[in-house]
RNA sequence: GCCGGCAUAGCUUAAAUGGUAGAGCAACUGAUUUGUAAUCAGUAGAUUGAAGGUUCGACUCCUUUUGUCGGCACCA
Numbered sequence: 001g002c003c004g005g006c007a008u009a010g011c012u013u014a015a016a017u018g019g020u021a022g023a024g025c026a027a028c029u030g031a032u033u034u035g036u037a038a039u040c041a042g043u044a045g046a047u048u049g050a051a052g053g054u055u056c057g058a059c060u061c062c063u064u065u066u067g068u069c070g071g072c073a074c075c076a
Base pairs, nucleotide, nucleotide: 001072002071003070004069005068006067007066010025011024012023013022019056027043028042029041030040031039049065050064051063052062053061
């Protein structure tokens, strides 16, 4: 330098002929307990790495860009 994969909630992750983002753990509240843990019930939390474009509509398509991982090449 070229090619490809991955970036979604605090963490691990799901979501396709584009239809408006879900789960587990963690957190918080309540119940239970003498108290804690466990268990049960509930609550909040992500405009999907960033910017633009296409579309009635984009995590999904296109362009640029950042980070990271891998492959190839170059390097006297």